Two RNAs folded together computationally: RNase P RNA and transfer RNA, 447 nucleotides in total. Its mean pLDDT, the model's own confidence on a scale to 100, is 78. Rfam match: Bacterial RNase P class A. The family's RNA type in Rfam is ribozyme.
This record gives sequence, C1' cells and structure tokens, in this order.
RNA sequence: ACGGAUGGUCGGAUGAUCGCGGGCUUCGCCCGAGGAAAGUCCGGACUCCAUGAGGCAGCGGUGCCGGGUAACGCCCGGCCGGGGCAACCCGAGGGAUAGCGCCACAGAAAACAGACCGCCCCGGACCUGAUCCGGGGUCAGGGUGAAACGGUGGGGUAAGAGCCCACCGCGGGACGGGCAACCGGACCGGCACGGCAAGCCCCACCGGGAGCAAUGCCAAAUAGGGACCUCGCGCCUUCGGGCAGGGUGGCUUCAGCCCGAGAGGUCCGGGUUGGCAGCUUGAGGGCCGCUGGUAACAGCGGUUCCAGAUGAAUGAUCAUCCAUCGGAGCAAUCCGAGGACAGAAUCCGGCUUACAGGCCAUCCGUGCGU
RNA sequence: GGGCCUGUAGCUCAAUUGGUUAGAGCAGAGCGCUCAUAACGCUUUGGUUGGGGGUUCAAGUCCCUCCGGGCCUACCA
Repeated sequence: ACGGAUGGUCGGAUGAUCGCGGGCUUCGCCCGAGGAAAGUCCGGACUCCAUGAGGCAGCGGUGCCGGGUAACGCCCGGCCGGGGCAACCCGAGGGAUAGCGCCACAGAAAACAGACCGCCCCGGACCUGAUCCGGGGUCAGGGUGAAACGGUGGGGUAAGAGCCCACCGCGGGACGGGCAACCGGACCGGCACGGCAAGCCCCACCGGGAGCAAUGCCAAAUAGGGACCUCGCGCCUUCGGGCAGGGUGGCUUCAGCCCGAGAGGUCCGGGUUGGCAGCUUGAGGGCCGCUGGUAACAGCGGUUCCAGAUGAAUGAUCAUCCAUCGGAGCAAUCCGAGGACAGAAUCCGGCUUACAGGCCAUCCGUGCGU
Repeated sequence: GGGCCUGUAGCUCAAUUGGUUAGAGCAGAGCGCUCAUAACGCUUUGGUUGGGGGUUCAAGUCCCUCCGGGCCUACCA
C1' cells in the first nucleotide's frame, strides 16, 4: 500500500425567534423519542381469573459442559464437529443398543444384504472355440446411487475374501488429567454397530390461563328488557351457629373460599363514547471512580431524577459550521444541492429485522521499503 | 395497544406418511365448425408454491426469520 477479520461508537453541532405536551414555588423557570421507540419472536415485573399445595394425564417448550442473571430459547468462557493460508467464523450440538416407522428413482442387491456383467472350478454338448448348456465358488474389478456392510499394501488362493499380517480407521478399555463436556491411553477385539428424532418416540429440565382495551373507582344515559342453559332450595338449634348438599381453571386428593333463595353463564336487544387511579422512582438508567472475576457480571462510593401524551406533544424558520454529492478551477477556493432507518403509548431484560455516511481500537494475509 | 388466522397459474381450488416432471376447472392464445358471432371440438401458453435461510439424499409439505392480506378485542345497566 492492497485485501480481510473482530469489537465499540456517532448517526448532524451551536445560537436566536415562534409554536406544541407535561410539571412547579406560574410576570417565569425546568423537562420533552430511539439504537432500534419497529416485528411482537422469547423471558419477566404488575393486575385479574372466588386460590394455594400434592399426585396423575395431556399439551407446549428447551436440549454438549460450566458459569452469569429476577428469568430466558439471552449473554460469557470452554469442549467437540465443520469452513478458512490466517485473524476468525458457523453449528436446534441429548438418545438410532427401549420400541415403531421411512430410505423414492436408478441398481443384481437398500438394512440380522445382494450374483447383473465379470473372474474361477467341475460336468456335458458339438461345428474343438475368445463357443454353448447345467451345477457350484467368489464381492477383488465394472456399473447404479445420497448411502453398497472398513481403507492401503503384502501374503494366501482354482479365483477370491480380515482368510492371515503391518499401518490407518472402528469398538471396548485398566489407568491418568479435568468441577464437567471431554482429552490422552497400556492392553484387548478381526470388524460386529448405515442414515433420518426441525418423523412418532425415550430421557432430563421448565411451564396454570389471560392480558394495562388487564384491573379498581366516580359520573352520565337507557326498555332496570327478552330467550336459553347449569346448580340449588334439606335437617337440627340454646338463633351465635352446626351437620348434610352444591359450586370452585383437564382429572383427582387435601385445605381454604363461596351459596340459602337465589347464584353463575351464553346470545339478542338498549345506552354512553366523559373523568380519576393503574402511569412511570425502577430486578432503574446515564456520567465519574474503586474492588473481585479470563469474561458475562457482581459489589461499593459520588453525582444526576432522566417524556408521560390519550386521535395522542417532541416541530418550523433564520444564521454560522460539519459530513456527503454535483459543477468550475493547476491550486487555494467559489457556486449550488442537502441529512440514513425510523418515531414512545404499562414498564423492564434479550433476540431479530431496517439503517445514507462516517469515526476509533485490536488483529491476520500478501507485496514493497528500511 | 393486545390477540388470532392466512398466503399454490390472471381467478377458484387440488397435491396420501416429505418422493421422482406441482395438477384440475374457468380465463387467455391458435386452429376447426359458421355467411358471421356465441356455444362446441382439438391444440397450447402460463408457477422463484409470498421472499430468504436451515434440516434432509430429496421440501409446496418439517423448522427459523422477514413481507403482504384479513378477523376479533371499549365501558354501563
């Protein structure tokens, strides 16, 4: 210099004027979108479901190991496998010896395999041959396929074959290292054990349902309406209550709670389109620093309260500057254009997706120079 | 705001437990029949199975992610 990898960060700046939402100590002052506020894909907080616990079943999810966290399918570190010369990247990565199922087409044969061609042996025929017929041996070679039941070399054999041997692969494995995943491995075994679980399934772990239009309260208005369904109206009493019965998110057990003449549910019809709480101080966040840890993260100290709207505010104009683009010029410079994706709606932690143009740090490869 | 469903040819729908070249009707084009049109008969065009990625030998089908379309959902008595 060129090419590449990883992590982080900004994503217009400053001032003036006018305007909008909120708060307050109301002549005024203070605050006012994002890294994704998005998709709603995960995990929670919170609220209600008349409510908690145990068991069973069903359904859904997760899936190497260790750690982090309120929790997670997220993050960090490691292991194994794959890719890359490398920096580094990718992996839904438990179990196929619990069982069931599937493996199309092609091919001889596709899952306790299989003789189509070929090779070899034996017998027979005749036109005595590089022929034909019959019987048998053989997976070394050919060809098919995504996949052909170990590979290479040697011995051996009629031809062959783990039939035998060496090396490699594979299976088991005393023992050693590591918290673990896993790694190394004396020695043993001639090879037995194909793939698919993002097919059913097995194992381990996790999960009750609904969602702020949850939920509570006030006000206004209306026909205080209709149809249907479920369960009930029992006994005793000293009038406090007790017993029995019924109900209570799939089933069931226990406890608790509810019911006494109504309680609950579904549908149709009617009315309103108001207000308050929930609502933003929270497992908080930002900035500065220290400590522990490889790291994710945790702890401590200081400082700062950092949007709460409800058809829904967060904007516009001007000036100067910055990045970028176009034109002119040898150049300094001048003229003009002009700002990515997007935009809170109960609140947090993640993931994913969108994003003009930059900036910073570390590392790798190649070439050149010293 | 919250929740749910769905996407195959221009339109309406198929496609078995994942299997070989994704089919059918209507529509379109050409030819025939007719004086001519319609109907009818014959032939034929037309597909990134919404996009991308993954699992698998193999994906319309299984999984993940993005995109488009549609539906439900207020309170009171």